Small-subunit ribosomal RNA, central domain from an uncultured bacterium, 346 nucleotides, folded computationally. It matches the Rfam family "Bacterial small subunit ribosomal RNA". Rfam links the family to the GO terms structural constituent of ribosome and ribosome. RNAcentral holds the full RNA, with entries from ENA, Greengenes and SILVA.

[in-house]
Context: one part of a larger RNA
RNA sequence: UUGGGCGUAAAGCGCUCGUAGGCGGUCCGUUAGGUCGGGAGUUAAAGACCGGGGCUCAACCCCGGCCCGCUCCCGAUACCGGCGGACUUGAGUUUGGUAGGGGAAGGUGGAAUUCCCAGUGUAGCGGUGGAAUGCGCAGAUAUUGGGAAGAACACCGGUGGCGAAGGCGGCCUUCUGGGCCAUAACUGACGCUGAGGAGCGAAAGCUAGGGGAGCAAACAGGAUUAGAUACCCUGGUAGUCCUAGCCGUAAACGAUGGACACUAGGUGUGGGGGGAUGAACCUUCCGUGCCGCAGCCAACGCAUUAAGUGUCCCGCCUGGGGAGUACGGCCGCAAGGCUAAAACUC
Numbered sequence: 001u002u003g004g005g006c007g008u009a010a011a012g013c014g015c016u017c018g019u020a021g022g023c024g025g026u027c028c029g030u031u032a033g034g035u036c037g038g039g040a041g042u043u044a045a046a047g048a049c050c051g052g053g054g055c056u057c058a059a060c061c062c063c064g065g066c067c068c069g070c071u072c073c074c075g076a077u078a079c080c081g082g083c084g085g086a087c088u089u090g091a092g093u094u095u096g097g098u099a100g101g102g103g104a105a106g107g108u109g110g111a112a113u114u115c116c117c118a119g120u121g122u123a124g125c126g127g128u129g130g131a132a133u134g135c136g137c138a139g140a141u142a143u144u145g146g147g148a149a150g151a152a153c154a155c156c157g158g159u160g161g162c163g164a165a166g167g168c169g170g171c172c173u174u175c176u177g178g179g180c181c182a183u184a185a186c187u188g189a190c191g192c193u194g195a196g197g198a199g200c201g202a203a204a205g206c207u208a209g210g211g212g213a214g215c216a217a218a219c220a221g222g223a224u225u226a227g228a229u230a231c232c233c234u235g236g237u238a239g240u241c242c243u244a245g246c247c248g249u250a251a252a253c254g255a256u257g258g259a260c261a262c263u264a265g266g267u268g269u270g271g272g273g274g275g276a277u278g279a280a281c282c283u284u285c286c287g288u289g290c291c292g293c294a295g296c297c298a299a300c301g302c303a304u305u306a307a308g309u310g311u312c313c314c315g316c317c318u319g320g321g322g323a324g325u326a327c328g329g330c331c332g333c334a335a336g337g338c339u340a341a342a343a344c345u346c
Base pairs, nucleotide, nucleotide: 003318004317005316006315007300008299012314014200015199016198017197021193022192023191025087026086027085028084029083030082031081033080034079035076036075037074038073039072040071041070042069049065050064051063052062053061054060090190091187092186093185094184095182096181097180098179102176103175104174105173106172107171108170109153113149114148115147116146117145118144119143120142124135125134161168162167205246206245207244208243209242210241214240215239219235220234221233222232257313258312259311260310261309262308265291266290267289268288269287270286271285272284273283274282275281295302296301319346320345321344328339329338330337331336
């Protein structure tokens, strides 16, 4: 619990779908629930408040008076709501194009690395700041040929593309989602947001079964150092990969919720359309960058992809520490996650 805020000071849920709810385009008619006006009743008295009066004043006492609320009646009909009808600009559908690392499954290619076999060949190789551990005369490193395996896809490659976000990159095939543009036609407000809820969700981690080339937590050794549970080096296991299932977190970041409308321009770039004959060029829609006006901002900066001007809906913040902790609940195999205090202290 008002107010003021949420890019960087505390604060945008990681993302999407969607329930309730909130909010909602243009026109006509109707109704009269909200709304507005009038009236009646009620709102006990006292007190409080306002006006006036009486005790010399005051306290005290006396008189008069509301506002608001509730109920009923009458009326108004602009707006909100209900009901009925209509519309097309919001939203959607159809048609024709089009770009794309969007997703899933299957297949396939070359380079590199490691290992194995064989050839050539001989004493070193490797590694570092310098070394050593390590590997090597049982023939290493180097080099040539053959074979095996797993993982990742150089160049193209780009503040370039796609996706809601996480994310997505060799090539081919199949299945499949979304977008954008153009054109008419159709539906006729079918919309926006979204508490709960559901789904998706990097890496690490977990369960089961595979796989294991390289890399590499842990671990071991060598160095460095006063020490060195590190940085450097030599090894190396989980893991990294696949299938199925969990986990549900992140600097999940644009540290910027979603939707709609409006508010100078300039210049790149991706996709589509129109004009001109092709190009240059002009123009239009959608995306993605930079610069910049008005405006905003504490400043930095933002600036038609807003952090500007407005409307609607949701989430969140309210001094630092204690603490994203304890307790309880829910979820999880566990790790832990979600929700979330207080004492005390400054």